[in-house]
RNA sequence: AGUGAUUGAGUUUGAUCCUGGCUCAGAACGAACGCUGGCGGCAGGCUUAACACAUGCAAGUCGAACGCGUGAAGCAAUACACGAGUGGCGCACGGGUGAGUAACGCGUGGAUAUCUGCCUUUUGGUUCGGAAUAACCCCGGGAAACUGGGGCUAAUACCGGAUGGUUCCUUCGGGAUAAAGAUUUAUCGCCAAAAGAUGAGUCCGCGUACGAUUAGCUAGUUGGUGAGGUAAUGGCUCACCAAGGCGACGAUCGUUAGCUGGUCUGAGAGGACGAUCAGCCACACUGGGACUGAGACACGGCCCAGACUCCUACGGGAGGCAGCAGUGGGGAAUAUUGGACAAUGGGGGCAACCCUGAUCCAGCCAUGCCGCGUGAGUGAUGAAGGCCUUCGGGUUGUAAAGCUCUUUUGGCGGGGACGAUGAUGACGGUACCCGCAGAAUAAGCCCCGGCUAACUUCGUGCCAGCAGCCGCGGUAAGACGAAGGGGGCUAGCGUUGUUCGGAAUUACUGGGCGUAAAGGGCGCGUAGGCGGUGCUGUAAGUCAGGCGUGAAAUCCCCGGGCUCAACCUGGGAAUUGCGUUUGAUACUGCGGCGCUGGAAUGCGGGAGAGGAUGGCGGAAUUCCCAGUGUAGAGGUGAAAUUCGUAGAUAUUGGGAAGAACACCGGUGGCGAAGGCGGCCAUCUGGCCCGUAAUUGACGCUGAGGCGCGAAAGCGUGGGGAGCAAACAGGAUUAGAUACCCUGGUAGUCCACGCCGUAAACGAUGAGUGCUAGACGUCGGGGAGCUUGCUCUUCGGUGUCGCCGCUAACGCAUUAAGCACUCCGCCUGGGGAGUACGGUCGCAAGAUUAAAACUCAAAGGAAUUGACGGGGGCCCGCACAAGCGGUGGAGCAUGUGGUUUAAUUCGAAGCAACGCGAAGAACCUUACCAGCCCUUGACAUGGGACGUAUGGGAGGCGGAGACGCCUCUCUUCAGUUCGGCUGGCGUCCACACAGGUGCUGCAUGGCUGUCGUCAGCUCGUGUCGUGAGAUGUUGGGUUAAGUCCCGCAACGAGCGCAACCCUUGUCCUUAGUUGCCAUCAUUUAGUUGGGAACUCUAAGGAGACCGCCGGUGACAAACCGGAGGAAGGUGGGGAUGACGUCAAGUCAUCAUGGCCCUUAUGACCAGGGCUACACACGUGCUACAAUGGUAGGUACAAAGGGUUGCUAAGCCGCAAGGCGGAGCCAAUCCCAUAAAGCUUAUCGUAGUCCGGAUCGGAGUCUGCAACUCGACUCCGUGAAGUCGGAAUCGCUAGUAAUCGCAGAUCAGCAUUGCUGCGGUGAAUACGUUCCCGGGUCCUGUACACACCGCCCGUCACACCAUGGGAGUUGAUUGCACCAGAAGCAGGUAGCCUAACCGCAAGGGGGGCGCCUACCACGGUGUGUUCAAUGACUGGGGUGAAGUCGUAACAAGGUAGCCGUA
Repeated sequence: AGUGAUUGAGUUUGAUCCUGGCUCAGAACGAACGCUGGCGGCAGGCUUAACACAUGCAAGUCGAACGCGUGAAGCAAUACACGAGUGGCGCACGGGUGAGUAACGCGUGGAUAUCUGCCUUUUGGUUCGGAAUAACCCCGGGAAACUGGGGCUAAUACCGGAUGGUUCCUUCGGGAUAAAGAUUUAUCGCCAAAAGAUGAGUCCGCGUACGAUUAGCUAGUUGGUGAGGUAAUGGCUCACCAAGGCGACGAUCGUUAGCUGGUCUGAGAGGACGAUCAGCCACACUGGGACUGAGACACGGCCCAGACUCCUACGGGAGGCAGCAGUGGGGAAUAUUGGACAAUGGGGGCAACCCUGAUCCAGCCAUGCCGCGUGAGUGAUGAAGGCCUUCGGGUUGUAAAGCUCUUUUGGCGGGGACGAUGAUGACGGUACCCGCAGAAUAAGCCCCGGCUAACUUCGUGCCAGCAGCCGCGGUAAGACGAAGGGGGCUAGCGUUGUUCGGAAUUACUGGGCGUAAAGGGCGCGUAGGCGGUGCUGUAAGUCAGGCGUGAAAUCCCCGGGCUCAACCUGGGAAUUGCGUUUGAUACUGCGGCGCUGGAAUGCGGGAGAGGAUGGCGGAAUUCCCAGUGUAGAGGUGAAAUUCGUAGAUAUUGGGAAGAACACCGGUGGCGAAGGCGGCCAUCUGGCCCGUAAUUGACGCUGAGGCGCGAAAGCGUGGGGAGCAAACAGGAUUAGAUACCCUGGUAGUCCACGCCGUAAACGAUGAGUGCUAGACGUCGGGGAGCUUGCUCUUCGGUGUCGCCGCUAACGCAUUAAGCACUCCGCCUGGGGAGUACGGUCGCAAGAUUAAAACUCAAAGGAAUUGACGGGGGCCCGCACAAGCGGUGGAGCAUGUGGUUUAAUUCGAAGCAACGCGAAGAACCUUACCAGCCCUUGACAUGGGACGUAUGGGAGGCGGAGACGCCUCUCUUCAGUUCGGCUGGCGUCCACACAGGUGCUGCAUGGCUGUCGUCAGCUCGUGUCGUGAGAUGUUGGGUUAAGUCCCGCAACGAGCGCAACCCUUGUCCUUAGUUGCCAUCAUUUAGUUGGGAACUCUAAGGAGACCGCCGGUGACAAACCGGAGGAAGGUGGGGAUGACGUCAAGUCAUCAUGGCCCUUAUGACCAGGGCUACACACGUGCUACAAUGGUAGGUACAAAGGGUUGCUAAGCCGCAAGGCGGAGCCAAUCCCAUAAAGCUUAUCGUAGUCCGGAUCGGAGUCUGCAACUCGACUCCGUGAAGUCGGAAUCGCUAGUAAUCGCAGAUCAGCAUUGCUGCGGUGAAUACGUUCCCGGGUCCUGUACACACCGCCCGUCACACCAUGGGAGUUGAUUGCACCAGAAGCAGGUAGCCUAACCGCAAGGGGGGCGCCUACCACGGUGUGUUCAAUGACUGGGGUGAAGUCGUAACAAGGUAGCCGUA
């Protein structure tokens, strides 16, 4: 010395928990493939074609059994060697292979009706004769293989006699039965017998794969008697007799397979495997057969048949590598035609010795395991190079170089074993040892997104590619490819395949079934399983000990040997098993005797739509008849089809028929389930209660089996009122083979017979026991008294609820709790409850029930959202109520489209479209054609030159940019006074500039939108396994998550509100440029004066549901009132939570990456952005009398002004011009506000409305109004008479209407935008509906979140599969034919040495022939399997096909199940 540490991870979801599959990390291999490869040791090496084999070898030996021949030695006898032959032994071992075999084949444990050469022990014997034959010689046949005839000869070859202890047989008298010599001295042999050992034969118990879509099999079959046969038992064989034998504990059949020790894995239990080594079996080209022998039905023997190959003279012959090598072939794949018998073993031999591809060695192969090496120390300017970089540096990296040292391996030289106990060494001059030289000869492979250790750059751009799973790649890829770097392993490293593991994912150890896959539709019951209580016996199970066995090797432990290890080896342990024996007796079993608690019976009561049959009843529907009565009825969302003037509907009376039974009626009752409902009768099943008389475990469950079993459906015959598949018509609709309507047949009903299924559900099998309660209800009993109540008990049926259970939901004495017993069922989704086969059925079909292929999920419960043609509550100019518009006209403006050289670009539902643009003639300008520049129009840096730097003017060429020339004015700053520094200019070269080029889906910033909607969150706590919930929900209230109350929550933050600005009232302060009541004054607040008022602009006050009443809950708050300038947020503004839309913007700006660089940059002039068949948006002006025109007349606010606003005055019809005062503004100017009021006119007309368009003439700005400005005047005078469908804004100083100002700007806005004031309404019942939003509940198969998801046909491509007239092959059953070789039997033909016989002949034998059995083969008919098959069926898969919309929300007709 069987103690082993048993592990998880990724992937379903927006997230969660669970179920569940897929995948990974580990170990292993007789492996293979890719890249790479230094050495040694030990192992291993055709897993495929039991496919075919050239060549060589693998079984011979013995002269001490025998004769002959040859050679050579010798004179010879003789001895030696060799050869073929007779004879003996061996060839049945050793070696190979795993085809067959599911079997007594193997394993294990037993048994005996047996045999056993050689070996051991013991006893006894070994005598006398005879006849042949091969070799050899002769003659033949044949191509050969081989063979025929004749003749000679030997033996340990063959035969006979004797003896017969022994052995065998026996009728107990007896009978039968052996031998071999060699050789010369000693031995080896031979015969008989007994015993042993070894080996073999046979029999039995137990164990030994899958399939029931294989359920019945069997005729020598099962047994007996007798005989035969065998070494031996036995139907092994035969005759007769009997009718048995096997099988659900799986016979028979089919498929697969050699079995085991063991090997791999695993914590184990198991699972998979059965190479090497060892035991057994089977086989030897395929099939059959025997012979010889101790042993074979024989791998290197024989005979026959068959296939194949070879030789052939065509007559006939030869062969069998699954022995060792080797060849071809097959295959992903597996070695040398090596050495030696030195060792171990085997055969023969007395021996020497011979033989031995057994074996021992060597060779090849990284095929595996193990060991070793490819150097060690030192070495920082951290070298160079590479790579990265934030440009500073970092990293490769002590790595290298350099210096010092060592020498394993390999090389060279030398020595040199063990294995050999006496000789003999293939290995082998090998292992090992010594010496020498020299860092010398020696590193790769895979990986780096997660799992999983290891990260960057470049290239690529859903391409190329990767991938074990999840998944990467569509221009910033740690996932592709490369590089640098890193991680892992290392003479290997990866990949592929296979097995076990993880997988508790078949669960014995160790799972489940309400909703995830899974309870049989229900009962009765067979086999089986399980079973109350006391005593007793037994000892089968069980437990303990002993003995035998469990081969060796392996594994494990302790040692030993190779330098270590692998490896080898000694001992031990173990081998969980089987057998036998002795004992124990609790439990289980079995036998016996009892018991009453389980169960059943009896007796007494009880409730009930329990079942079956017959009869009866009323209401209603429909129909028929009759009456009344008249124009409709009916039906629907609305209609129509339909009925009705031939009288309907309605109504009254009568009649007929069939079906169903209102009210009672109830989470009431009964039944096993399906199911059962008017009343009465008859028959009948079960249940409950009480009692405790009887039996005495009689029980529970229940595979098969049998029965029952809704609806639909089927058959036959009836019946048929209503309803109603199919069908018809009418509607609806894009369609409508539907939903709705009008009709209507099967059917629904009855009888009999089938079917046998349902979401047959409590989605929950049956039985028993135990485990808190509360409240209902049905049936029965008991007790108490108050007589209608309470308590209690048994049985049913419900709701809630604790412990416990559950993934959660939930269940919870009616369990899904705690346990036991038995049955059924499940093992990812799809394919599929399908195919095939079987069974059942009249059919429909039911039942049993797969596979290929395909996916990485499918699923359960719960959570948060989103959504709903779900619900509740609430809000918003959301609707409604109103007012005014748009849509029609003309014009303006923006957009689309079109056009164009260009019509630059962007914005796209709301939330693009009078938007960026607060102002395109040039400029702007980004666009187009053209000219032109290249360090550049602009920035920084270097060098050289100059300080002629800057400005102005002019001329020439040119469209201009630009180029050339001339004139003129001016002459930078500091200074150490040096052309020293800076600046500026020109030139040169290079770094660079530049880009309105791309990407808003790489970004910052800014913005829009939901939405000024009331929401969005956090901390701590609590609840939940968790996602999450609670808070934030609820009751009120609010504009508000505003506040109050309640509450496992308590608080807090961002939002709301408030704080800020403005406006409305008052006060204080201050009065100029503003104001003027009082006092003067004036044309005029003009001037004195005033500081009251207005106003200005600073500071305060004021409003808070504060007060009163009511409502409310005593709250919050709401309603009303008072007061007040203002009342419930006073009005308006600024202010926009967490987030959503990859919303918008790279063309404001900034910015990563990419792109251009004599151009995609810069400059210039011209053109374009202003186009015009058309479409849309936003506006203006109108269509007129509430108006137009003309005259008169009144009242604002807020702004702007020096490149400016510009007064008075004058000119012009006017735009405007001249003019120039004043004003840097409460001072002056723009600047007359307009609508209004008033007077006049127009009189409903295309007008005195409307003003487009066009003609003419002008004004102004500007370098310049042609394309393409605005304005003025004269003339012209279009459409348009209030606008279809549709649609927009607005709730009060709002809409409507009226004008004024400003930004931009040279000019250009009467129409845009932003502001300002004037005049100044109507309406809101209300929340049903439309739209949007908030909140709560709900459903969900959605989560890219309904613009979601998703189904089926069709079309196309591919894949596997079913059917299929058949065809081909394999397999096997039955029947028959046939019958080689062979053994057995028969035998009349032929032949014949030994014995008998004088001989003839006999005995015996052989050949031949015949018979039985039988292999191959053949015929017929079946079974099963495989391949294939025109055509055909469905199935699966496949980014963007067609048609519809079935399901998920009430999915728009609730969905689903069965059936037609």
Small-subunit ribosomal RNA from an uncultured bacterium, 1460 nucleotides, folded computationally. Its mean pLDDT, the model's own confidence on a scale to 100, is 83. The RNAcentral record of the sequence draws on ENA.